[in-house]
C1' cells in the first nucleotide's frame, strides 16, 4: 500500500407478518340548530351552495387508511447501516402552479457498537428516531503500569477512531 478472508453483540438492515398506536378520528347515513359560503392552506380557473341549506354544529348508527412502530420467522451482511443538509425525478388534492405529505435516486457531512439519561428537533404520540451532553458497558488498537523466570497470556490506567483492528496472500 493492494487483494481475499474474518471478529465485536441486547449488532444492522430488507423480506414476511399477529398486533398496538393512529382513532372512535376521517369519511358516510340519519338528526338539531346556526345561516353565506364552501371545495384543508396561496395565487388563477373552474365547480357547487344561499331556505328541498354550501358549509359548520348536536345527538345517534356504521367506522377505515398512510407515514411511524412490531413479537416471531426467514435472508442479506459487520459503513453493516443510520441521520441531517441540499438537489432532482414520481404519485396523491376539483384542474394547473405553489406549498404540504409519501416514495426513490443523488451529493456533502456526522457516527466504532449497542443500552441508560437529560435537553433539543422530527412525530398524533407518554411510541420510535436523531443530535449534543453526561454515565457505565463492550470490542479493538497504541501507551504507561503491573502479575507472569521468559514467552504466550491475564490485570489496570489513559488516549485513539472503522480512513479503525485481526489473519493470509502479492
Nucleotide at each position: 500500500u493492494g487483494a481475499u478472508a474474518g471478529a465485536g453483540g441486547c449488532g444492522c438492515a430488507g423480506u414476511a407478518a399477529a398486533g398496538a398506536u393512529g382513532a372512535g378520528u376521517a369519511u358516510c347515513c340519519g338528526u338539531u340548530c346556526g345561516c353565506a359560503g364552501g371545495c384543508a392552506c396561496c395565487g388563477c380557473a373552474g365547480c357547487c351552495g344561499u331556505u328541498u341549506a354550501c358549509c359548520g354544529u348536536u345527538c345517534g348508527g356504521a367506522g377505515a387508511a398512510a407515514g411511524g412502530c412490531g413479537a416471531u420467522a426467514c435472508u442479506g451482511c459487520c459503513g453493516a447501516a443510520g441521520c441531517c443538509c441540499u438537489g432532482a425525478a414520481a404519485g396523491c388534492c376539483u384542474g394547473c402552479g405553489g406549498a404540504g405529505c409519501u416514495u426513490u435516486c443523488a451529493c456533502c457531512g456526522c457516527u466504532g457498537a449497542g443500552c441508560g439519561u437529560a435537553u433539543g428537533c422530527c412525530g398524533a404520540a407518554g411510541a420510535g428516531g436523531u443530535a449534543u451532553g453526561c454515565g457505565a458497558u463492550u470490542g479493538u488498537c497504541a501507551u504507561c503500569a503491573u502479575a507472569g523466570c521468559u514467552u504466550a497470556u491475564g490485570u489496570g490506567a489513559u488516549g485513539g477512531a472503522g480512513u479503525g483492528c485481526u489473519a493470509u496472500c502479492g
Predicted 3D model of a 170-nucleotide RNA (Lysine riboswitch aptamer) from a pig gut metagenome. It matches the Rfam family "Lysine riboswitch aptamer". Rfam describes the family as follows. Riboswitches are metabolite binding domains within certain messenger RNAs that serve as precision sensors for their corresponding targets. The coordinates come from a structure-prediction model, not an experiment, and the mean pLDDT is 78. The sequence is in RNAcentral, with records from MGnify.